[in-house]
Context: one part of a larger RNA
RNA sequence: UGACGGGGGCUCACACAAGCGGUGGAGCAUGUGGCUCAAUUCGAAGCAACGCGAAGAACCUUAUCCAAGGCUUGACAUGCACGGAUUAAGUCCCGGAAACGGGACCCACACCCUUCGGGUGGAACGUGCACAGGUGCUGCAUGGCUGUCGUCAGUUCGUGCUGUGAAGUGUAGGGUUAAGUCCUCUAACGAACGAAACCCCUGCCGUUAGUUGCCACCAGGUCACGCUGGGCACUCUAACGGGACUGCCGGUGUCAAACCGGAGGAAGGUGGGGAUGACGUCAAGUCCUCAUGGCCUUUAUGCCUUGGGCUGCACACGUGCUACAAUGGCGCUCACAAAGCGACGCAAGGCCGCAAGGCGGAGCAAAUCGCAAAAAAGGCGCCCCAGUUCAGAUCGCAGUCUGCAACUCGACUGCGUGAAGUCGGAAUCGCUAGUAAUCGCGUAUCAGCUACGACGCGGUGAAUACGUUCCUGAGCCUUGUACA
Repeated sequence: UGACGGGGGCUCACACAAGCGGUGGAGCAUGUGGCUCAAUUCGAAGCAACGCGAAGAACCUUAUCCAAGGCUUGACAUGCACGGAUUAAGUCCCGGAAACGGGACCCACACCCUUCGGGUGGAACGUGCACAGGUGCUGCAUGGCUGUCGUCAGUUCGUGCUGUGAAGUGUAGGGUUAAGUCCUCUAACGAACGAAACCCCUGCCGUUAGUUGCCACCAGGUCACGCUGGGCACUCUAACGGGACUGCCGGUGUCAAACCGGAGGAAGGUGGGGAUGACGUCAAGUCCUCAUGGCCUUUAUGCCUUGGGCUGCACACGUGCUACAAUGGCGCUCACAAAGCGACGCAAGGCCGCAAGGCGGAGCAAAUCGCAAAAAAGGCGCCCCAGUUCAGAUCGCAGUCUGCAACUCGACUGCGUGAAGUCGGAAUCGCUAGUAAUCGCGUAUCAGCUACGACGCGGUGAAUACGUUCCUGAGCCUUGUACA
């Protein structure tokens, strides 16, 4: 100087407390361990691995993960030498599961000399040589990127001063703040990285603009509809501005910083949300994104193909979904979103089918057309507390769709079947407001989909916080130490 203490002081945080909803019990989905297997590819490991890499494992993907069959200058790059014009590509035949092996057809292009034959060249092919290749090892050789403490308020430097020195001071004290935020005091005076601000979205208003958006006024038309003429007020769209700064008033305070209350205001003291992550810590993670040192491999640890596996199942754990019902289930009816996506696409209306879906194809590179039905909510009716008109696992049959192909191993539909489950032990998680809870909608990946995941969007919309004794983590000061 740090680190540590079942030392002390001050302070903070959904840390506890106060509340609301879960997990832990059930079934299923998914990841992991274990077991099994010819193989069940690899990585991730307390918090900070476990719906994680994977924002899409039937083949492909895919990975010496397995079995089998094949190739050896190679699936891919560059260069050199030689070969010959048989091209290459394409088509066809035979063997084969394909890859591959063998064979047949085809006989190209540019330039030059031109005797119509020859020469040269690039691409390509064959042979040979340099080399390619490696998701092989080492994340404890590395770059880059990332997690974490933590959006915590810290981490440092120059000069000066103090100390023999390590070092200290500044950065401590008194107030204050979300903040090393600001004020005050001061052997310190300044400065840098962080905090804040600058950026984006959102909340109010204005200006500009008025189509594909809108419809107050006028006119026309319809069973009806901005449908048409017309208009740009309003909504909205999207660009530029305004607005909030403790600016004003009162009180407290050290005459300060600031705090408390109030006015005005759409908004009040950081308005709400996002992006933004200091010096460093964990030899944290990643050599399987990529890059890269070293090592290893080179008829194989490279490459191609078929099939299988990654989906196996006495079991254990994590994360979720659906429930156990009446604040509900079922039937009919009837409203109100936002944000997205669409040409190898989204596909209205119509017709067929109980349905999944099929036929057909208007319109739309989309404020114009479509996906699109929002759902919970509201209205009416049935059920009458039961393993039920709850719950839907499992299984049988019949189908639809995608795709070369749904046996291993897809999703969906109809009919039948109708399991566990009556609110969950010890324990444990999330959340302080448009939040929790609850309801649906969309997107990426993607032929399809095991999505109940992830990331977004809006609808409805709470309860509670006395407080800081305790648990957990963190910051500052101080104290002890046989630790570094």

Record summary:
Model confidence (mean pLDDT): 82 of 100. Small-subunit ribosomal RNA, 3' major domain from an uncultured Planctomycetota bacterium, 484 nucleotides, folded computationally.